Transfer RNA from a Bacteriovoracaceae bacterium, 73 nucleotides, folded computationally. It matches the Rfam family "tRNA". Rfam classes the family as a transfer RNA. Its family is annotated with triplet codon-amino acid adaptor activity in the Gene Ontology. The coordinates come from a structure-prediction model, not an experiment, and the mean pLDDT is 80.
[in-house]
RNA sequence: GGGCUCGUAGCUCAGUUGGGAGAGCGCAACGCUGGCAGUGUUGAGGUCGUCAGUUCGAUCCUGAUCGGGUCCA
Numbered sequence: 001g002g003g004c005u006c007g008u009a010g011c012u013c014a015g016u017u018g019g020g021a022g023a024g025c026g027c028a029a030c031g032c033u034g035g036c037a038g039u040g041u042u043g044a045g046g047u048c049g050u051c052a053g054u055u056c057g058a059u060c061c062u063g064a065u066c067g068g069g070u071c072c073a
Stems, first nucleotide, its partner, number of pairs: 001072007010025004019056001027043006049065005
């Protein structure tokens, strides 16, 4: 330098023929318990890496770019 691949909640990840952004763990409040632990219910938490394009509409399609991994030279 070139190819492929990954980037979504604090962490690990799912998601899609283009229209609702989600799960587990963690966190907070409350209930059960004499207390801890445990468990149940409810809730908070996201510029979907960044910028631009296509579209009525983009996490999803296209281009560029940044970062990680890997292969080739």